[in-house]
RNA sequence: GCCAGCUUAGCUCAUCUGGUAGAGCAACGGUAUCGUAAACCGUAGGUGAUCGGUUCAAGUCCGAUAGCUGGCU
Numbered sequence: 001g002c003c004a005g006c007u008u009a010g011c012u013c014a015u016c017u018g019g020u021a022g023a024g025c026a027a028c029g030g031u032a033u034c035g036u037a038a039a040c041c042g043u044a045g046g047u048g049a050u051c052g053g054u055u056c057a058a059g060u061c062c063g064a065u066a067g068c069u070g071g072c073u
Base pairs, nucleotide, nucleotide: 001072002071003070004069005068006067007066010025011024012023013022019056027043028042029041030040031039049065050064051063052062053061
């Protein structure tokens, strides 16, 4: 230099063909216990890497940029 893949909650990841984003763990509150942990119930947490385009509607499709990973030279 060229090619491919990835980027979503604090972490690990879902979201099948575009229809308004969820799970586990972690955090916080509560139940229970003499108390702690486990367990159970609940709450909060997301400009979906950035910018632009298409569309009534974009995490999803298209382009550019950035970062990471792998391959080729």

This is a predicted structure of a 73-nucleotide RNA (transfer RNA) from a Candidatus Doudnabacteria bacterium. It matches the Rfam family "tRNA". A reference for the family is Lowe and Eddy (1997), "tRNAscan-SE: a program for improved detection of transfer RNA genes in genomic sequence", Nucleic Acids Res. The family's RNA type in Rfam is transfer RNA. Lineage of the source: Bacteria > Bacteria candidate phyla > Candidatus Doudnaibacteriota.